[in-house]
RNA sequence: AGAGUUUGAUCCUGGCUCAGGAUGAACAUUGGCGGCGUGCCUAACACAUGCAAGUCGAACGGACCUUCGGGUUAGUGGCGCACGGGUGAGUAACACGUAGCUUAUCUGCCCUAGAGACUGGGAUAACUUUGGGAAACCAGGGCUAAUACCGGAUAAGCUCCCGAUCUAUAGAGGGUUGGGAGAAAAGCGCAUACGCUCUAGGAUGAGGCUGCGGUCCAUCAGCUAGUAGGUGAGGUAAAGGCUCACCUAGGCGACGACGGAUAGGGGACCUGAGAGGGUGUACCCCCACACUGGAACUGAGAAACGGUCCAGACUCCUACGGGAGGCAGCAGUGAGGAAUAUUGCACAAUGGGCGCAAGCCUGAUGCAGCGACGCCGCGUGGGCGAUGAAGGUCUUCGGAUCGUAAAGCCCUUUUCUGUGUGACGAGAAAAAGGACGGUAGCACAGGAAUAAGUGUCGGCUAACUACGUGCCAGCAGCCGCGGUAAAACGUAGGACGCAAAUGUUAUCCGGAGUUACUGGGCGUAAAGAGCAUGUAGGCGGUUCAAAAGGUCGGUCGUGAAAGCUCCCAGGCUAAACCGGGAGAGGUCGUCCGAAACCGUUGGACUAGAAUUCGGUAGAGGCAUGUGGAAUUCCGGGUGUAGUGGUGAAAUGCGUAGAGAUCCGGAGGAACACCAGUGGCGAAAGCGGCAUGCUAGGCCUGAAUUGACGCUGAGAUGCGAAAGCAUGGGGAGAGAACGGGAUUAGAAACCCCGGUAUUCCAUGCAGUAAACGAUGCACACUAGAUGUUCACGAGGCAAUGCUGAAGGAGCGUCGAAGCAAACGCGAUAAGUGUGCCGCCUGGGGAGUACGGUCGCAAGGCUAAAACUCAAAGGAAUUGACGGGGGCCCGCACAAGCAGCGGAGCGUGUGGUUUAAUUCGAAGAUACGCGAAGAACCUUACCUAGGCUUGACAUCCCACGAAUGACCUAGAAAUAGGGAAGGCUCUUCGGAGCGUGGAGACAGGUGCUGCAUGGCUGUCGUCAGCUCGUGCCGUGAGGUGUUCGGUUAAGUCCGCAAACGAGCGCAACCCGCGAUGCCAGUUACAAGUGUCUGGCGUGACUGCCUUCGAGAAGGAGGAGGAAGGUGCGGAUGACGUCAAGUCAGCAUGGCCUUUAUGUCUAGGGCUACACACACGCUACAAUGGUGUAUACAGAGGGUAGCAAGACCGUGAGGAGGAGCCAAUCCCAUAAAGUACAUCGUAGUUCGGAUUGUAGGCUGCAACUCGCCUACAUGAAGUCGGAGUUGCUAGUAAACGCAGAUCAGCUACGCUGCGUUGAAUACGUUCCCGGGCCUUGUACACACCGCCCGUCACGUCAUGGGAGCUGGUCACGCCUGAAGUCGGGAAGCUAACCGCAAGGGGGCUACCGCCGAAGGCAGGGCUGGUGACUGGGACGAAGUCGUAACAAGGUAGGAGUACCGGAAGGUGCGCCUGG
Repeated sequence: AGAGUUUGAUCCUGGCUCAGGAUGAACAUUGGCGGCGUGCCUAACACAUGCAAGUCGAACGGACCUUCGGGUUAGUGGCGCACGGGUGAGUAACACGUAGCUUAUCUGCCCUAGAGACUGGGAUAACUUUGGGAAACCAGGGCUAAUACCGGAUAAGCUCCCGAUCUAUAGAGGGUUGGGAGAAAAGCGCAUACGCUCUAGGAUGAGGCUGCGGUCCAUCAGCUAGUAGGUGAGGUAAAGGCUCACCUAGGCGACGACGGAUAGGGGACCUGAGAGGGUGUACCCCCACACUGGAACUGAGAAACGGUCCAGACUCCUACGGGAGGCAGCAGUGAGGAAUAUUGCACAAUGGGCGCAAGCCUGAUGCAGCGACGCCGCGUGGGCGAUGAAGGUCUUCGGAUCGUAAAGCCCUUUUCUGUGUGACGAGAAAAAGGACGGUAGCACAGGAAUAAGUGUCGGCUAACUACGUGCCAGCAGCCGCGGUAAAACGUAGGACGCAAAUGUUAUCCGGAGUUACUGGGCGUAAAGAGCAUGUAGGCGGUUCAAAAGGUCGGUCGUGAAAGCUCCCAGGCUAAACCGGGAGAGGUCGUCCGAAACCGUUGGACUAGAAUUCGGUAGAGGCAUGUGGAAUUCCGGGUGUAGUGGUGAAAUGCGUAGAGAUCCGGAGGAACACCAGUGGCGAAAGCGGCAUGCUAGGCCUGAAUUGACGCUGAGAUGCGAAAGCAUGGGGAGAGAACGGGAUUAGAAACCCCGGUAUUCCAUGCAGUAAACGAUGCACACUAGAUGUUCACGAGGCAAUGCUGAAGGAGCGUCGAAGCAAACGCGAUAAGUGUGCCGCCUGGGGAGUACGGUCGCAAGGCUAAAACUCAAAGGAAUUGACGGGGGCCCGCACAAGCAGCGGAGCGUGUGGUUUAAUUCGAAGAUACGCGAAGAACCUUACCUAGGCUUGACAUCCCACGAAUGACCUAGAAAUAGGGAAGGCUCUUCGGAGCGUGGAGACAGGUGCUGCAUGGCUGUCGUCAGCUCGUGCCGUGAGGUGUUCGGUUAAGUCCGCAAACGAGCGCAACCCGCGAUGCCAGUUACAAGUGUCUGGCGUGACUGCCUUCGAGAAGGAGGAGGAAGGUGCGGAUGACGUCAAGUCAGCAUGGCCUUUAUGUCUAGGGCUACACACACGCUACAAUGGUGUAUACAGAGGGUAGCAAGACCGUGAGGAGGAGCCAAUCCCAUAAAGUACAUCGUAGUUCGGAUUGUAGGCUGCAACUCGCCUACAUGAAGUCGGAGUUGCUAGUAAACGCAGAUCAGCUACGCUGCGUUGAAUACGUUCCCGGGCCUUGUACACACCGCCCGUCACGUCAUGGGAGCUGGUCACGCCUGAAGUCGGGAAGCUAACCGCAAGGGGGCUACCGCCGAAGGCAGGGCUGGUGACUGGGACGAAGUCGUAACAAGGUAGGAGUACCGGAAGGUGCGCCUGG
C1' cells in the first nucleotide's frame, strides 16, 4: 500500500466481499511447563448454609468465675456501624467532565491558639417479682449507678438587639468601638496519660449555584397554573416557588421547547497517518441503587446494603391467634444461557473500626485453588550420518519425492524424576511473630529420556498430484466449483502457514475519499425544488476613527493517580510485569499586550443598487367590441344513382332524391398567407383587427439617494393538459360506448357513428420528459460568423437610403481549460466568491403507517422487514433490424426441360421382428458411408463349440510340416489314420507344428462433448491480418474509410499513414491456332490429317471516344482466339462443441470360460403407410418394321476374345489374335431413307403374373441377373408448391469404366453425337460483400423480455376484534410519617408552703400522602377469520407490451376502459 466481482472487451459510477488489528469472549480439534494478569456480558431472577462490624470493664451498677492478683460478661453509656465491599436497575439530569462562584453554608474524630470545668437534683435499664403469648416478644409492680438526663452560678473576641466610625462591593461583607440581653462543662485512673465545655483558626470531607461540553427521532411543533416574576411569611446548615398567602400574566420553543427511544458519566481502552469512528470489562474518580414503593428517626454526617415504621409481591415458621426474612458483601445453590471459578488459608504484611494499651474484629486485603481466557517466556533435543535403506506416494517405468529424515555413532540435561539444602518479604531498644511454604532458589544423581498440533493448498492468497464420486454426495468469505479425465467435493501422499496452540463464529475500527471538517458530488451514472416574491439566517463595496468580542503573542493557574510517548535506564536471569523521572494531553480560566483581517460603534464617499427626465421594439397581461375564409346544420333551386371510406372492404348516407352544384340563413370554434433555431414573458405560456387599462425590458446622457446589496429554511403568490363543482354554450374534433373490418383471437392499430370533454364565467385542484433533464447573483478568461432591437460617427442622387465602433438579446463553430466519455466552451459543464435545494447500491417504493391539504380523484411529507451481487452511464467491436445507401450471384425476372399425380428402382422414416447390425438428420442426412449384403462380407439374431484363445511377443517340453481316407456331427470340431519322414546353419541354434504355465492377446463395446487425421458448409465469397508510425485514459481506431474502377482489398487518385503477410490474379494441367523435332503399331506409298515433345501467340499492344492528361470503360482494326479466351486443379482467418472412436490412429472407461473367437442356419431383402432421389411413360417432333451413316474415351493374361459353327434368344462349343495407336470388348444411338399405325388406354405404355430356358457360383427357397413365349396394370402431361440450366450450355442420344464369380447399375464417374430459347432489368424472394444508422442482443433475433393466472415458501400492510405493557389526568378510599391543632386523658426534675402553674407526652382532628378502587383516554406491543400488494422459486398457462421504424416510434402527467401485458383521448418531451 491494495485486491476480487457488472462487460465479448473498455473507461467511469457504484455497491458487495477479502487481506490487518482488537476482545471480560464462545465453539471445534489438540494440549508439556512457568511468570504476570483476568474470569455471570444472560435473570437489578430466586436463594439453603457459613462467614462479611464491632469494640471499650481505664464511663456505670450488677451477675458469674477466681489461684484473690484478677478474669468473663448481658444491660446502661461512649465511639463506630454514613467507611470499606457489591451492582449499573433507574437517570438525557448541574448526573458527569471542565472552568469558576459560595458576600448563601456545615464539618465528628485530627492539628494550632485562647478560656474554662463551680454547685445542686430527679429518674431509669440491668436485677427482682407478677401476668400474657406457641413463638417473636410484651405489660404492670419494686430496687439501683454513671462520662445517661436536668436546674442554678460564672463566661468572652460566641449569639441577638439598639448605636458610632473606617473600608470594600452590583448587592448582602469585613474591621474598630459604646450600651443591653442570652447560652457551657464529666469524669476515670496508681500515673506523666486519656477524656469534658466554650471560642477562633487550620486541615479534611460535604451541601448549593453558574458558563461551556458530550445520544438518536420533527412520521414528537407547540409546551406550561407553582407555571414566570414580585411582596410578605414559613422552612433549611444554607441562596431559592423549596413551601404558603396575595398581586401581576407571564415563562420556554426550529440555536429544537414538549414528547418518545436508548443510555450510568469520566480518566481511559480498541482502531486509525491524522481528523475521526467504536467501547466504558478489569484499575482509579464521581453518581445512583440495596426485594418493590413511600416515610421519617438517630446522628457531625443517612432520607441509612447486613437500622426503624408502613404498604405490596414473594418465601418460610405457626398451637391459626400471630410472627420472621431480604447475598447487586465472600464462598456456594437453583434457574437462565453459547458462556464465566473454591461453601479454601491467614490476619504474617498493607489498610480500617474500637481501645491508654495488651488486644479484639476485619470474605477489605494478602495468598492459595480452578479455567491456554489473554500477554510474555522456555521446551519437546544437538552434532555426524547416502546403500540416498525399508515402506508410502507419483511415474513418461528411466526415475522422482517423503529425505539427513530414519536407523546407527558421539554429545548435552533446559524440562522431568529422586535426594539434600533452603529464602527475601520482618521495619522499631530488645524479644517473639510467615497464610503463602518446605514454595522460589541452589546442589547432587539418573536417563533422549516425559512433551506437536492445527488450518490451508482454483483466484484474491503462501502451498499440487493421484484415486473415489458424477449437478449426486458435498464445498463456499466474494467470484464460484460438482452433469465420467475435479489442483475447488471426499481420501491419500506431498507442500505452505502458524505453533502449545490452530481454526471457526460473534462484535468494533481499518481498508471505505462508501456521509467527504481534513476529503465527494448533482447535463446523460443517485442527485437543481415547475417558477417567482420575500421573512429569519448566512454572506457583503471604498475610506477615516474608536473600542478590543473573534483572531494572534506572552504570563500564571489548572487539566488527580493510573494509563500513553520518550528518555533515564532501577527491580524480578531476560521479557511480560512492577518502580523512578520527564514530556504530551483542554473548544478551560486568569492577567498583560498587538490591531492587519472579520465583527461592533461613529463619520464620510460613489464604482454596487435604486429613482427622475428623453427615446424605443415586442403574439407581455386583462377587458370590451369587430372581421373574413372554412367545416357543419337548416330552407329553397338544378339534377340522378350512387356516395363515402379502405391495403382491400363493409357498417354508414341515398329514389321519402343523397353525393355534386347554385342562392339564402343559423351557430360555434379557430385565426391561412405574413411566420423566421424571429419577438415577449419569472416559469406555465402568448399569434386576425380595433379601443381602453396595465407590468416589465433595452438604449443615450444628465441629475438624485448614498450600500439602501446578494441569496433565501419556513411562508406567500403564479402554475400546461387532464380532472372536480355550479351555471351557460356546443360547429368541428373526440376518451368511454355502439357498429364494420383485420385476426388464431383483436377488449387494439383502420373505417362509420358518438357521450363526457374541448369553449365561456366563477371557484377547486397543484401535477408533467413543468427539460437546456444544466438553481440564483457577481467577477474574470482567444476568437470567427449569422440574426433581432435601439442608438447612430460617417457616406449618398437626401421627407429617404446605407452604415463603423460600442450596447442588449437569440443561434452556429471553436482556443485554452474542463469532462468517464459524449460533449461544454463569455448564454460554460472553464476559473473563482456568496447563499439555497438535493444525492449516498438495485429492488421492495415515491409504497405502507402516521400527519397534513383536497368535494373527490389525489397531492405533499416518507420508512421497515425481506431480497439480489449487481443495478447503472458513456464509448468500442461484432451480430441483428418487417433501418438506409451501393454492389454481386441462374437470386428474381425472361426462357427451356423437369419434379410434385402413375408404375417400377433405390435410400430414409415409421411399423414389425428372435434379428430386421451401425452411422448420417434443415440448407450441409435420405441412388449418403456402400466403386456391388445369396454363403463370405457381417458388425445383428438363434443354436452348437473353444478359453493364453482366430492374431502378436516372451519361457519350457516334445516334434518336421503336411496329411489321402474312415467314423460321429448341420458344420466348427472330436476320434482314428495309410502316406510322409523337412529347410537353413557360423553346429550354438533358427524357421515351422503340437502341448503346458503366466505375463498378456482380443473387442465394429462406450465417449467425435477427451483427441489426431480427413471431410462437409458458408464459398472460389473477397475477404482476414501483421510490423512500425499516428490518434484515443482505454477497449480500439487508422491502414482496410473516401472518389472512381474491377470478376476481385483488381487497379488509380486522395488521404497519418508507410509497408508487409495469408487470400484474389499469375505460375500448373486440358482444349483451341501455329512453328520446329521425332515417329512405331496410324496412312497403300510418300507424307504428317494423327501421336508425343519443345516453342510461338493475347499484352487493352494499336486506333477513335468517354474519363481527371489516372485506373479503366465503350466501339473498331487485325487475329485461330479479345479484354480472366474456355474448362479443370487450387478453398484465406475462421464458423457450425457440424460429420466420422464403424476406414485408420488414439486418451480414458468397460469387458476377459465373454461385449473375445469358431461354425451352421436366419436376418440386414419384412410392409398398412409417409418422404427424398431416380428410371420408364402417358405418345404421331411418336411407336413398329426394313435398310443405312458418323464418334470419343476407356478396359483386357486367373483377362479381352475374332472369323467360321449350334441355338428364335440368353448363350454354347471352339480358341486365331492380343501384355495392346498392332488383336479383342465393339454393331454406337438419336440421325437418315422407305413402309405402316391415325388419336384409341391404342401397333402408346410396359408393371404384374404364368410357363420354358440360359449364365455365374460349393449353393440362386428365403434372396441373383439374363432370354423366349404368353399375360398387358396404373398412366391421356400431373394441386399447393418446387428443382436445374446463360452456349457447345440446357435438352435429347447412346458408349465406356470402377467395384465385381455373378448381380439388384435405372446409381456413380467419365466420353463423345445432335444441339436450342432467353436475360427488359434489379422493385420483389433467397444468399453474400462494403459503408452507414438504431439496439435493453454478445449462447449474439431460434436473441432479449413484460404482465395477469395457477402452485409452493418467506417477510409485511389493512382488519370485526381479542389480549398485554406503559403514561399521565379525573373521582373515591387513604397506611406509616413530618408539620399544624389538640377544650379530653396522662405527667419525675423548674416555680410555688400548698392548691396550682409552666413545660412535656398521648388519644383524637386537619393538610399532604404511598398504594388500592372506579371511569374515560394517549402511546406502544402480541395475536386475529378474511384481505392487499411484495420478494423468491424447476423446463406450468395465456398472450407479445418493450429493446431494430420491435412491425401502431417510445416516454411521462392525467382521465376513461380492458383476462393480462396494455389501449385510447388531451396537452407535453426526444432520451425517435